[in-house]
RNA sequence: GUCGAGCGGUAACAGAGAUAGCUUGCUAUCUGCUGACGAGCGGCGGACGGGUGAGUAAUGCUUGGGAAUAUGCCUUUGAGUGGGGGACAACAGUUGGAAACGACUGCUAAUACCGCAUAACGUCUACGGACCAAAGGGGGGGGAACCUCUCGCUCAUUGAUUAGCCCAAGUGAGAUUAGCUAGUUGGUAAGGUAAUGGCUUACCAAGGCGACGAUCUCUAGCUGGUUUGAGAGGAUGAUCAGCCACACUGGGACUGAGACACGGCCCAGACUCCUACGGGAGGCAGCAGUGGGGAAUAUUGCACAAUGGGCGAAAGCCUGAUGCAGCCAUGCCGCGUGUGUGAAGAAGGCCUUCGGGUUGUAAAGCACUUUCAGUUGUGAGGAAAGGGGUGUAGUUAAUAGCUGCAUCCUAUGACGUUAGCAACAGAAGAAGCACCGGCUAACUCCGUGCCAGCAGCCGCGGUAAUACGGAGGGUGCGAGCGUUAAUCGGAAUUACUGGGCGUAAAGCGUGCGUAGGCGGAUUGUUAAGCGAGAUGUGAAAGCCCCGGGCUCAACCUGGGAACUGCAUUUUGAACUGGCAAACUAGAGUACUGUAGAGGGUGGUGGAAUUUCCAGUGUAGCGGUGAAAUGCGUAGAGAUCAGGAGGAACACCGGCGGUGUAGACGGCUUCCUGGACCAUUGCUGACGCUGAGGUUCGAAAGCGGGGGUAGCGAACAGGAUUAGAUACCCUGGUAGUCCACGCCGUAAACGAUGUCUACUUGUUGUCUGUAGACUUGAAAAGUGGGUAGCGAAGCUAACGCGCUAAGUAGACCGCCUGGGGAGUACGGCCGCAAGGUUAAAACUCAAAUGAAUUGACGGGGGCCCGCACAAGCGGUGGAGCAUGUGGUUUAAUUCGAUACAACGCGAAGAACCUUACCAUCCCUUGACAUCCAGAGAAGAUAGCAGAGAUGCUUUUGUGCCUUCGGGAACUCUGAGACAGGUGCUGCAUGGCUGUCGUCAGCUCGUGUUGUGAAAUGUUGGGUUAAGUCCCGCAACGAGCGCAACCCCUAUCCUUAUUUGCCAUCAUUCAGUUGGGGACUAUAAGGAGACUGCCGGUGACAAACCGGAGGAAGGUGGGGACGACGUCAAGUCAUCAUGGCCCUUACAAGAUGGGCUACACACGUGCUACAAUGGACAGUACAGAGGGAGGCCAACUUGCGAGAGUGAGCGGAUCCCAAAAAACUGUUCGUAGUCCGGAUUGGAGUCUGCAACUCGACUCCAUGAAGUCGGAAUCGCUAGUAAUCGCAGAUCAGAAUGCUGCGGUGAAUACGUUCCCGGGCCUUGUACACACCGCCCGUCACACCAUGGGAGUGGGAUGCAAAAGAAGUAGGUAGCUUAAC
Repeated sequence: GUCGAGCGGUAACAGAGAUAGCUUGCUAUCUGCUGACGAGCGGCGGACGGGUGAGUAAUGCUUGGGAAUAUGCCUUUGAGUGGGGGACAACAGUUGGAAACGACUGCUAAUACCGCAUAACGUCUACGGACCAAAGGGGGGGGAACCUCUCGCUCAUUGAUUAGCCCAAGUGAGAUUAGCUAGUUGGUAAGGUAAUGGCUUACCAAGGCGACGAUCUCUAGCUGGUUUGAGAGGAUGAUCAGCCACACUGGGACUGAGACACGGCCCAGACUCCUACGGGAGGCAGCAGUGGGGAAUAUUGCACAAUGGGCGAAAGCCUGAUGCAGCCAUGCCGCGUGUGUGAAGAAGGCCUUCGGGUUGUAAAGCACUUUCAGUUGUGAGGAAAGGGGUGUAGUUAAUAGCUGCAUCCUAUGACGUUAGCAACAGAAGAAGCACCGGCUAACUCCGUGCCAGCAGCCGCGGUAAUACGGAGGGUGCGAGCGUUAAUCGGAAUUACUGGGCGUAAAGCGUGCGUAGGCGGAUUGUUAAGCGAGAUGUGAAAGCCCCGGGCUCAACCUGGGAACUGCAUUUUGAACUGGCAAACUAGAGUACUGUAGAGGGUGGUGGAAUUUCCAGUGUAGCGGUGAAAUGCGUAGAGAUCAGGAGGAACACCGGCGGUGUAGACGGCUUCCUGGACCAUUGCUGACGCUGAGGUUCGAAAGCGGGGGUAGCGAACAGGAUUAGAUACCCUGGUAGUCCACGCCGUAAACGAUGUCUACUUGUUGUCUGUAGACUUGAAAAGUGGGUAGCGAAGCUAACGCGCUAAGUAGACCGCCUGGGGAGUACGGCCGCAAGGUUAAAACUCAAAUGAAUUGACGGGGGCCCGCACAAGCGGUGGAGCAUGUGGUUUAAUUCGAUACAACGCGAAGAACCUUACCAUCCCUUGACAUCCAGAGAAGAUAGCAGAGAUGCUUUUGUGCCUUCGGGAACUCUGAGACAGGUGCUGCAUGGCUGUCGUCAGCUCGUGUUGUGAAAUGUUGGGUUAAGUCCCGCAACGAGCGCAACCCCUAUCCUUAUUUGCCAUCAUUCAGUUGGGGACUAUAAGGAGACUGCCGGUGACAAACCGGAGGAAGGUGGGGACGACGUCAAGUCAUCAUGGCCCUUACAAGAUGGGCUACACACGUGCUACAAUGGACAGUACAGAGGGAGGCCAACUUGCGAGAGUGAGCGGAUCCCAAAAAACUGUUCGUAGUCCGGAUUGGAGUCUGCAACUCGACUCCAUGAAGUCGGAAUCGCUAGUAAUCGCAGAUCAGAAUGCUGCGGUGAAUACGUUCCCGGGCCUUGUACACACCGCCCGUCACACCAUGGGAGUGGGAUGCAAAAGAAGUAGGUAGCUUAAC
């Protein structure tokens, strides 16, 4: 829950009947009489269905087997169902308690309970025997006895179903869990169970499990399946289905066919609730629902109409099982959001090279359609049963009843406003998300400016971002799209299929050997492996194939295949295995020999060091880069003789030998292991490898004992150094040595495990050996070792290559990104030191190998350069000039700022320049183009003002013309625009510097290499040179070098003025005539090429020497600057992208500043003097410049200059005097007759203007400075040094710059060193390339990890105590009508 068709009954409802009251149709009461039925007794079911996955690594699950079992309802068959008995609920009464719930007394029924009888085909058995059951209900007939039907009941029995048990195999991780086990393993006996069994007990035995992983720990429900994958595998176990386990947590039993029971009981515990505080109640991991937790997961719906279940004879009742509906784009599938046409390519947006492009037929417009949604209507299927009637058959005595069949009637739908169909209206109601740097389909603009942000990996963003944000456009998917999380794949990145270990991670230090794995050749046998066939099983669903049903699909459904497995059975005999026999090629053994630092042990030898004693002898020795500590006058060191002691064994000695490895070295005794060759026998697979195990095992170290010469950690001292707990030196203890015992590790390396077989060669070396001959310190063979080079092959390359890293086989060990870490914890070993085994958290995007190109090296080789050296002269010290930094300032404009900025841009700042500052002032602008209007332009004067500018005044009417007008210029106005020395040289062009005038830098083709790359370009010579020669897998070529160009040095030809003048005239004068010889000028030529000779060299290139020549090996200078480097310099020469300003960051004006001044630096000038100063005199250049110029001569001034003025646009005139030099005089080593700064005064010149702020002159003044610290620069010949001259710029203003000539040296042994460079080679952890990379401490913090006084929680082993309910038993008591 159900059953009244088991029972006593009647609380509620309904009907019927009876009685009473009266208001005569109402109320009350009664009757179980009927339908029914609360509570109760009784039966069946609550062990199914539904939920969940906590536990469980096996009492589970899966597959396949098995025997010693039970089984309600169902089924088959047989037999029976006789006759008795007394209770207990309900009920009534009393009573306790708040309640839950009781207690007592009394009555009663049964399909409740209990005896008795009966008893086999049941059970037990000693085979004689003994024992065991039951219940009636309903219907019909009959007067009754009784008959009959049906549902039950009892005892057996058959089957089915279900359940229990046993076995084998399979089913996670950890060995930092290796030993576990006492009812444990087995036996006997008994008990117990439905049943086997240590399941339990007693006794006996000492077993059982375990490296094929026991025990322990952690994790986990298992499977069919799901997902991924080509497969093998990997991951997983939602939904659906099978099994198991659980039901608040733990324990326990009862009942029952079945439970140790989800919505039953008892106990303990936690929690919640009620309470009168004494006591009680509860269990959503059932369906909904609530709270909490969480990133996150639904309705307190409808119905039993269908399917199924329980009960019932049935109707029926119950059923959150189930069927439906609701919510959620969570997934799968299908459909829609319109279709056609439409170029003025509309508007708008975006971009733009301003032309246009794109959005885009997209929209609008025009013409259609109506799926879906909406409204209205119509409308299947899901329904079979059930009930009633009739007929018929069976049962029966029967026309009751029951059952079967046929037929008629009736009747059941939650979904449901169902599916479907029809009508209506109108494009009407319906598109988003991600992405657009590469991977990866898809690009632009703006904003931002290492910020904000993005990011799967690489990475993007620091002012032009296709990478951030927005926009436009595009790409992909689409009612979805992205993100996150997870799994597999790719990943051959755990490699069974299908990897590796010389150097990338990886061969145990080494042998012996157990288990295991593997194993020569022949025959027979067996049939375990293996092959073939058959049978059973491998649930269904799912996957796959072929069909069917929803309009399709998803979905549903029928059949097949498959389920690669397991088991049983038949069969085959090649191979593997087992068994048996026999073989000799593997392996071993015997006999003769051979080599050897193989091992152990005792003895012994010489050299050397040290030390001791004695002698000789005197001042040092020793040590180092140099020194010192140390030793020594107390006699060292040196030398000579003698003694002691310890350790090690020169030469031989060798990529020689031996040994498994570590390792082993004077000579010798004894003991002893192994290897090899040759010959002939024997055994007969005895073999190989080898997890664990075990042996040996350098050096250092440890223990106790001995020894100790030398060496020598620690330690001491001396040096070095910034320091020096080091390197160097002087000492020196452990130790090194011996015997014994430990340790057990090394770059214990060939960074290469052991064994076996096979595969071209060649050259050494050690050690055996047969034969032949021409007998050799031979040759050619044949073994065993050990080395060099190399074929094929292998390898990422390097390399390996019969001694493999080749080709194969057997076995073992080991690896799986770097760091953390060979570390922590634990175990084992050790006296200790420590060894061995061996993680994780966390962190990074790499770490690594080999090779390549560069760069670098206090690596190597070769070479060059004023690079050093050898010299000469400077700078750094002084004063001044100039530039820079700094400071200051209103401004001191800006840039350059290692070499390669700093007398630089600037070849020239008083104004201007000028960019800066202050003040004033203008706004289409100082400058350009366009438009409109007006006016010639322009000039004069006055006033205000610092000026720009403003106001006023006077004058002027031009040029061209086709007569329309035009050109130039000025003013006004509007806007397009102008303008910017504002920013970015790290957006750029151009130009420049530098390495560097160094000799290099490349390419094509070929060749080599997997490739980066190489070769060529390297090598041998040579050169200034990648210059040339030779060689060479290279052959050629290009840019550089050189040459071609300019100047200069010699000669020739031509020319001859303004130049020249030898000869001839002439003059003051090449002045003039004349001349072209010379010089010079300026055009063209010649000349120099290692051409010639000798030598060297390789018969080359070339070099050395010589001749000739003006010049000789590039004659001397200049211009000329390869590929590239430095994000070198410049946006302020110029140009230019982008950004910024636009009544100002543009333009104008005046004044100021760039010239400041405690200081520091660079570059110069002048000096410090006698090789000089001063004075006087006398010579000799080159190259330039000159018209708003150079300026002669003359006059004048002390002078700068001034005045006047000839000549000259220059081989004519001028600047213009060259100076050093030479000659003479003076000064006499001094702050001077050196030096000239500074200052005072007076001037000159330029210029609108010399105050800030020019140059020069005169007079006066007369500073520092007496050759310069550390350091540092230039220069190799007409150079350095020294002397003057000119020019550019320029009104004026050089000590600067650029040129010019005069005088005119010294030195170079040489390449060790410093600097820079070139080539080759080597190392590299560098590539921003050594100004690289990189290590450790500390400072700070506590996110992670560890420690930490401690503290809290959980799990668990062992031991012990207490102990509920319960089961079983014992004893005692009580109780029951019976048992």
The prediction has a mean pLDDT of 84.
A computed fold for a 1379-nucleotide RNA from an uncultured prokaryote, annotated as small-subunit ribosomal RNA.
Rfam family: Bacterial small subunit ribosomal RNA.